This is a predicted structure of a 506-nucleotide part of an RNA (small-subunit ribosomal RNA, 5' domain) from an uncultured bacterium. Its mean pLDDT, the model's own confidence on a scale to 100, is 89.
[in-house]
Context: one part of a larger RNA
RNA sequence: GGUGAGCGCUGGCGGCGUGCUUAAGACAUGCAAGUCGAACGGCUAGCUUUCGGGCUAGUAGUGGCGCACGGGUGAGUAACGCGUAACUGACCUACCCCCAAGUCCUGACUAACCGCUCGAAAGAGCGGCUAAUGUGGGAUGUGCAGUCACCCUGUGGGGUGACUGUAAAGGCUGAGACUGCUUGGGGAUGGGGUUGCGUUUCAUCAGCUAGAUGGUGGGGUAAAGGCCUACCAUGGCGACGACGAAUAGCCGGCCUGAGAGGGUGGCCGGCCACAGGGGCACUGAGACACGGGCCCCACUCCUACGGGAGGCAGCAGUUAGGAAUCUUCCCCAAUGGGCGCAAGCCUGAGGGAGCGACGCCGCGUGAGGGAUGAAGGUCCUCGGAUCGUAAACCUCUGAACGAGUGACGAAAGCCUGUGAAGAACAGGGAUGACGGUAGCUCGGUAAUAGCACCGGCUAACUCCGUGCCAGCAGCCGCGGUAAUACGGAGGGUGCAAGCGUUACCC
Repeated sequence: GGUGAGCGCUGGCGGCGUGCUUAAGACAUGCAAGUCGAACGGCUAGCUUUCGGGCUAGUAGUGGCGCACGGGUGAGUAACGCGUAACUGACCUACCCCCAAGUCCUGACUAACCGCUCGAAAGAGCGGCUAAUGUGGGAUGUGCAGUCACCCUGUGGGGUGACUGUAAAGGCUGAGACUGCUUGGGGAUGGGGUUGCGUUUCAUCAGCUAGAUGGUGGGGUAAAGGCCUACCAUGGCGACGACGAAUAGCCGGCCUGAGAGGGUGGCCGGCCACAGGGGCACUGAGACACGGGCCCCACUCCUACGGGAGGCAGCAGUUAGGAAUCUUCCCCAAUGGGCGCAAGCCUGAGGGAGCGACGCCGCGUGAGGGAUGAAGGUCCUCGGAUCGUAAACCUCUGAACGAGUGACGAAAGCCUGUGAAGAACAGGGAUGACGGUAGCUCGGUAAUAGCACCGGCUAACUCCGUGCCAGCAGCCGCGGUAAUACGGAGGGUGCAAGCGUUACCC
C1' cells in the first nucleotide's frame, strides 16, 4: 500500500460500486421458456343470416420454431483443460445474406372429438370419426451423391464423360418484384478435430505400460485416429522427471513493486467443466441436454399399501454450517433474447428500487466578530499557568425540513404520404418501472462526533491511585512507594463518519 473481509467502540446525508470466501449441505412457497389461428381439424362464447352459411374473440390438441441461448456454480480437472501460434486435401453449421433451378400426380393414417373400461392417485387401455406446412408412393433431375474412365492438383481438392440413385407444401392478401417449401453452389456466423511452445508442489513417488506401441482388414463418426474390433508384430514412456501423491478451474486482468519479480484469479469479459451421486442413449443443425427421458444409488414426500412424485450450483426466500454475506420488492418503459406478417405474448436476462459505513468519492455537524481572558475543571513554587476566542454575546449564511414546479432516458414499432418496395425518407398520434424521483424556484432551522494513541521506535505530559499486585506489551521492555510504559483525570497528538484491531498478500 491492498482486501468480496471479520470483530470492538461510534455513526448525519448523497452518488457509484459491491455483498455465502464455510456445507457442489438440505430445501416449504411463488415465479425464472414459450410462442404461432397468416400450417390444421375441432370446441366454446358473441354477433349476424336469404337458414346454405358468414363474421369476431378465444382456446385444449395435431403441426412448426424455440427450449443446446440467456442465468447459476467451481465440485471435478495438472489435461491440448486453458493461453498463444499454426494446421484441417480429415470436418459440420438451424435461423441470416447472395446466386442457379424447381415446387407435378396420387394415397394411407392419427390426436383433438364421441362412446366404453381400469385406477386412491399419477395415469392408462379399447372401439369409432376427421385435418394439415404431420406422413407414404409415383413423376421430373437444373443439380447433387456413389461407381468407373481421363485430365489438373498440396493427402478425401477441382474438372469432363458414362451408368445408377436421389426433391418439394403450402399460406395470406390489396394476387404480390409477398411469404414459405425443395435441390445445389458461395458467404457470414458458430463449432468439432490435430499440432509446436508455455502452465503448482513433493524424488521421504524411480521405474511405468496389455488396447499398452505399431501394422493389416473391418466397424463407427460430420470428420483424422487403438475411437472400437479381429489378426499380426513387440513395442511405447522415463532423471530434459515417466508413474504416483498432494493441491488447483485457466486466462484477460487485479494487488504490490523503480523495475525484474512476488502474490492472486472475488466483481466485469473470454474459454472450460458441472446440474443430488453414477451411468446411458433418444430427439435434433446443434445435447449425451440445470427447470427433457431411461436405469442404479442416497435422501425427501404422497398412498386406499397395489403404486406414485421430486431435484434452487436460476430470482427471492427457509434451514444448517459459520467470525461472516441482502428483499419471498417494482417493471418489461429502455437494451437484448424466443415466437409471430404484424398487433403482440413470454422474458427473476435486463432495467430499477430495498437492506448492509462492506469499499471509494463528495458534503455536513457552521462562518465572521468577541477579554475583565467569566464561571467551572486541572496543575501550582500559591505569584500564577492552562482548557481559551474556546463559551456566553453580536452579525451573517441556511444541511435538514415545508410548499410549488418537474425531467433526460422515447423514438422506433404503429398510422398516413412520397416511393417499384413492408428499403429509405417526411408527417401524425401513442408508450416511463425508476418517480412526483433528480433538478429548478420560493420559504426555512445553527443544526450528530467519534475513535485510537501520548517510554523509545513514533507526533503527543502532568497529577492521583496502585505497589513485581492489578495490569500493559508489535519489538526493546514497563510495574517490588514519587510509574510521562498499569488504572482514572486534566491536557496534548493523529485520523475523522469513521477509528482501532485481527487475518492474509506485496